[in-house]
RNA sequence: GAGUUGGCCAGACAGUCGCGCAGGGUUAGCAAUUACCUAGGGAGGAAAGUCCGGGCUCCAUAGGGCAGGGUGCCAGGUAACGCCUGGGAGGCGUGAGCCUACGGAAAGUGCCACAGAAAAUAUACCGCCUAAGUCUUGCUAUUGGAGUAGGUAAGGGUGAAAUGGUGCGGUAAGAGCGCACCGCGUUGUUGGUAACAGAAAUGGCAGGGAAAACCCCACCCGGAGCAAGACCAAAUAGGAAUCCAUUACAGUGCGGCCCGCACUGGGUUCGGGUAGGUCGCUUGAGGCAUAUGGUGACAUAUGUCCCAGAUGAAUGACUGUCCACGACAGAACCCGGCUUAUCGACUGACUCCU
RNA sequence: GCGGGAUUGGCCGAAUGGCUUAGGCGCUGGACUGUGAAUCCAGCCACGAGAGUUCGAUUCUCUCAUCUCGCCCCA
Repeated sequence: GAGUUGGCCAGACAGUCGCGCAGGGUUAGCAAUUACCUAGGGAGGAAAGUCCGGGCUCCAUAGGGCAGGGUGCCAGGUAACGCCUGGGAGGCGUGAGCCUACGGAAAGUGCCACAGAAAAUAUACCGCCUAAGUCUUGCUAUUGGAGUAGGUAAGGGUGAAAUGGUGCGGUAAGAGCGCACCGCGUUGUUGGUAACAGAAAUGGCAGGGAAAACCCCACCCGGAGCAAGACCAAAUAGGAAUCCAUUACAGUGCGGCCCGCACUGGGUUCGGGUAGGUCGCUUGAGGCAUAUGGUGACAUAUGUCCCAGAUGAAUGACUGUCCACGACAGAACCCGGCUUAUCGACUGACUCCU
Repeated sequence: GCGGGAUUGGCCGAAUGGCUUAGGCGCUGGACUGUGAAUCCAGCCACGAGAGUUCGAUUCUCUCAUCUCGCCCCA
C1' cells in the first nucleotide's frame, strides 16, 4: 500500500420547556377516579419484510390413518428451526479466506427443442480397411472410378451434452484387444463417532444429463391466530330472502378426506346495531460481570440490575459549545433466527506485495 | 396488526420449460367514400425488478417492489 474476517457504536455534552408511562405524597370523592407536586425510566440494529421456528390463547388433553407440505453430506448446539458451530467433499482465490437446494438417475414413469447416423433396449453420414467380381487407363501388374457384401468407431462432422482419458504395443483397418499411468466400479482392510480419507487386491469399463420433472428413501409437521382469548357494560329487528340437511350412510365444531370425540342445525346475500371499558400487556428460553467446562456454537454456577407498554396511539422543540455535520429508519402479545435497507466512527485477529 | 390473492403492450386477456409470447379493443399509416362511421390491408407497442436451477425460464426456486381483498356484534 492492497485486502480478508469478527466485535462494538449509531452525532457528543450542558441547560430550559413539553409529551405519554409509572413508584410515592397531597387535595376532592363512599368508590372507580380527578387535579397538583416529585424519585425513576421512555424505540432499533434492523422496531422493516412476515420468510422460518417456538412460547402463549382457543378449538378435544391434539388422538389414529390417508392425502398434502417441509427439510436433505456428517457430528454437535438449542425450547425449536430451513438457524448457528465444528468437520468432510466439490468449486473460486497467490493467500488470509469465501461459496455450495451437497440423499437417490442401477425401483419405476416421463423429458432432452433445432441440428445430428444416433439423445440412450442403441446406432453408422463422411471416412478408414478387407473380399470377390465389374468398368476405365495401360503391354501386364499396381493404381484409379462407380457399386455389392462385410469389418471398424482411430479421424471428420452435429449438438449444451455422443457410450472412460493420455501414451505405447497391436491390427487388414481398428478397438480395453493387451500393457503403463489417471479416472471409475467391486471387495475386504487401516484411520476416524461419522461424513469421508489412505494404501492394497481385483474388474476391463457397464447404465450421459436433469429429481428448483413426477417420484423413491430418511426425518419433521393437527388448525387458527392478541382483530387469539376472558370479563363488564351498551344498542338492535334474537330480522328477511335463498340454498343444503331434516334424526343420522346427514350437518356443524373441524381446517383436504376417513375413523374417532362432542353437539343438533348450517352456508351465502341483504338488513340492523355498537364503535365503550378492564384484563391479556410485559420479569423474560431477560441483561451485565466473574468463574468453570467445551476447538466452538453453547452450557452451568455465583453475584447484581429491572430497562417503553401506548390505543388516535408518547419519545419532541429551543438555546449554548464542539466535530468527522450525522445514513437507513419508528415498538403495538413476546422471544430465537434469516433476509432486505443503511452516512459513517472505533477496535481485535490475519493475508499478500514493496 | 394478522392472514390470503395478483402482477404479460394504453386496456382486457391466453399460454405444456423450446421458433418472433396468441387473440380482442385501442393507436398509427394506407385503401374505400364527396366527408365521416363501418369494412379491408399493413404496422407499432409487453412477460413488475434482481439473482439462481437448466443447453434453454412468462412458466421452476429464492429475495425484493407494487396493487388488492378479508377481520366486531345480532349470529